[in-house]
Context: one part of a larger RNA
RNA sequence: UUGGGUUUAAAGGGUGCGUAGGCGGGAUAAUAAGUCAGAGGUGAAAGCCCACAGCUCAACUGUGGAACUGCCUUUGAUACUGUUAUUCUUGAGUUCAGAUGAGGUGGGCGGAAUGUGACAUGUAGCGGUGAAAUGCAUAGAUAUGUCACAGAACACCGAUUGCGAAGGCAGCUCACUAGGCCUGAAUUGACGCUCAGGGACGAAAGCGUGGGGAGCGAACAGGAUUAGAUACCCUGGUAGUCCACGCCGUAAACGAUCAUUACUCGUUAUUGGCGAUACACUGUCAGUGACUAAGCGAAAGUGAUAAGUAAUGCACCUGGGGAGUACGAUCGCAAGGUUGAAACUC
Numbered sequence: 001u002u003g004g005g006u007u008u009a010a011a012g013g014g015u016g017c018g019u020a021g022g023c024g025g026g027a028u029a030a031u032a033a034g035u036c037a038g039a040g041g042u043g044a045a046a047g048c049c050c051a052c053a054g055c056u057c058a059a060c061u062g063u064g065g066a067a068c069u070g071c072c073u074u075u076g077a078u079a080c081u082g083u084u085a086u087u088c089u090u091g092a093g094u095u096c097a098g099a100u101g102a103g104g105u106g107g108g109c110g111g112a113a114u115g116u117g118a119c120a121u122g123u124a125g126c127g128g129u130g131a132a133a134u135g136c137a138u139a140g141a142u143a144u145g146u147c148a149c150a151g152a153a154c155a156c157c158g159a160u161u162g163c164g165a166a167g168g169c170a171g172c173u174c175a176c177u178a179g180g181c182c183u184g185a186a187u188u189g190a191c192g193c194u195c196a197g198g199g200a201c202g203a204a205a206g207c208g209u210g211g212g213g214a215g216c217g218a219a220c221a222g223g224a225u226u227a228g229a230u231a232c233c234c235u236g237g238u239a240g241u242c243c244a245c246g247c248c249g250u251a252a253a254c255g256a257u258c259a260u261u262a263c264u265c266g267u268u269a270u271u272g273g274c275g276a277u278a279c280a281c282u283g284u285c286a287g288u289g290a291c292u293a294a295g296c297g298a299a300a301g302u303g304a305u306a307a308g309u310a311a312u313g314c315a316c317c318u319g320g321g322g323a324g325u326a327c328g329a330u331c332g333c334a335a336g337g338u339u340g341a342a343a344c345u346c
Stems, first nucleotide, its partner, number of pairs: 004317003007300002012314001014201002017198001021194003025088007033081002035077008049065006091191001092188006098181001103177007110154001114150008125136002162169002206247006215241002220236004258313006266291009295302002319346003328339004
């Protein structure tokens, strides 16, 4: 480079926004850049190819032809692409009206539980395990009751539910705020899709500064178990977990399935709307599930939420190991991240 691929064999970027770029709806007109046709010029000779001829043949050589798929000029064609102008509404957006949800940020409030403290009752155990022991307890524990304080998480509802671009989001309530959806009008008039770089967000752990610290709990200590036990089990327990601000930028960041658009057989459930009907249900739009026909698939399976049939754009793959390593660059306080080989070996 060509071809083939990316759920599970290597391979979809963690996610959205968006620049350049690529691609792009209907109609009319102009233009003629791409495109197509004709003509002219050029495309050296040799070589290659074809035909004939000359050395006894051949190699070789000669003559002629073809070819040189290209470029330039010119005359035309106008379906498609491009450009320009006008226009359209079905793509896309906007306004009005409606319902919806754990969407986000900040504040306030609540009860259960846990722990601690005080007081009271009360006495010898409690706790823990497979069994124990460490541990706690006559300086009065455990248990029970009352009061107070603290931090963290929100049982039931709860779901095959819902919302969000993803990460993710759940007690109640208030304020602010974002989005999608439905119905029917109006309105703009292709304003669209995708997106290399870029910048934004991004679980947990970790890092910095300052708070907070109930429970849990890496490290650590002790008790067990065991041949040993740097573990699994038990008793404790520091960072951390929580809050504010700032970093980090990674995950089996998963649907292991990129985004957008169109089309393609049925059954059934459910969430949010709308309509009709008039109490039997049924239709439609947007989502979320289950089963399945065709198709697809190596199979498992998938099957209108496609892994089917097509189109556009981006990302990525090319035997295993070496290796997501080395070196360089870059980002970071660090931990480390991103980019990313080769020798060698099978």

A computed fold for a 346-nucleotide part of an RNA from an uncultured prokaryote, annotated as small-subunit ribosomal RNA, central domain.
Model confidence (mean pLDDT): 88 of 100.